[in-house]
Transfer RNA from a Candidatus Liptonbacteria bacterium, 72 nucleotides, folded computationally. The RNAcentral record of the sequence draws on ENA. The coordinates come from a structure-prediction model, not an experiment, and the mean pLDDT is 82. Rfam family: tRNA. It is annotated as a transfer RNA. Its family is annotated with triplet codon-amino acid adaptor activity in the Gene Ontology.
């Protein structure tokens, strides 16, 4: 160079074009002689960049950037 799949909370992943969650961390309460587990709460996000369709885009379309992977 060419095809294919990805990029969403720190971390792994979800999410018919109609309000972005959950699991694990981390925080705060409870429980317990005290630890760990459990339970309960709240936080936590320019959805990789910039643009185009749409009344409305994480989602459809271009274009670039970054990671895997396949073939030269």
């Nucleotide at each position: 160079g060419u095809c294919a799949g990805g990029g969403u909370a720190g971390c792994u992943c979800a999410a018919c074009g109609g309000u972005g969650g959950a699991g694990c961390a981390g925080g705060g309460c409870u429980u317990u002689c005290a630890u760990a587990a459990g339970g309960c709460c709240a936080a936590g996000g320019u959805u990789g960049u910039g643009g185009g369709u749409u009344c409305g885009a994480a989602u459809c379309c271009c274009a670039c950037c970054c990671c895997u992977g396949a073939c030269a």